[in-house]
RNA sequence: GGGCAGCCAUCGCCGAGUCCCCGUCAGGCGUGAGCCUGGGGAGCCGGGGACCCACGAAGUCCCUGGGGUGAAUCGGACGUCUGCGCCCUCGUGGCGGAGGAGUCCGUAGGAGACCUUCCUGCUCCGAACCCGUCAGCUAACCCGGUAGGCGAGAAGGAAGGAAAG
Repeated sequence: GGGCAGCCAUCGCCGAGUCCCCGUCAGGCGUGAGCCUGGGGAGCCGGGGACCCACGAAGUCCCUGGGGUGAAUCGGACGUCUGCGCCCUCGUGGCGGAGGAGUCCGUAGGAGACCUUCCUGCUCCGAACCCGUCAGCUAACCCGGUAGGCGAGAAGGAAGGAAAG
């Protein structure tokens, strides 16, 4: 001088996931500073739930459950596995379509340092989970959540605010 890992404090980013009070007793983690597990309130977020409104339309057959949180939806290509059907020269064969998991590409959409809207542009994300055959909207009312992850910097222009001076 450079790199990796862990912890604390501060600042900041995504997100509803913040703030205050009580309890600090017990348990767990950590060498330690400390952290996690509890109860209540405020704020915030989400779900269920009437009237009104919305939806509905003639019949038959076939296929298919539906919904919610979240930005995270849809499509294509590739090979692999499973089972099905068909064909032949009957093989470790070929073809077709379906399903499962996977990789890649794109995409609805979302995020990017005071706030909002618009235009141009760049980068990144485009996951996961829940209810259990039930859900349109929805006053009263009822229920639940308040986690987790991160430290990358790409901004320029227009308008309106806020703040500072």
This is a predicted structure of a 165-nucleotide RNA (c-di-AMP riboswitch aptamer (ydaO/yuaA leader)) from Streptomyces fulvorobeus. Taxonomically the source falls in Streptomyces (Bacteria, Bacillati, Actinomycetota, Kitasatosporales). Of the family's consensus pairs, 92% are formed in the model. The prediction has a mean pLDDT of 76.